[in-house]
The RNA shown here (transfer RNA) has 73 nucleotides and comes from Candidatus Curtissbacteria bacterium RIFCSPLOWO2_12_FULL_41_16.
Its mean pLDDT, the model's own confidence on a scale to 100, is 81.
Its Rfam family is "tRNA". The family's RNA type in Rfam is transfer RNA.
The sequence was found in a public genome assembly.
């Protein structure tokens, strides 16, 4: 240069057939305990890389870009 794979919460990943995004593990708050921990209930935390395009609607479809990674030259 070229081909293919990623990129979604503080971290590790899921998200089917396009229909307003979830898990654990952290972090806070309550319960609890002499105190922690372990248990329980709850909450916060997301422009789903960016940037344009289809569509009534787009994390998803397409186009472009930047990263990260594996071949190949």
């Nucleotide at each position: 240069g070229g081909a293919c794979g990623g990129u979604u919460a503080g971290c590790u990943c899921a998200g089917u057939u396009g229909g307003u995004a979830g898990a654990g593990c952290g972090u806070c708050u309550c319960g609890g305990u002499g105190a922690c921990a372990u248990c329980g209930a709850g909450a916060a935390g997301g422009c789903c890389a960016c940037a344009g395009g289809u569509u009534c609607a787009a994390a998803u479809c397409c186009u472009g870009u930047a990263c990260c990674g594996u071949c190949c030259a």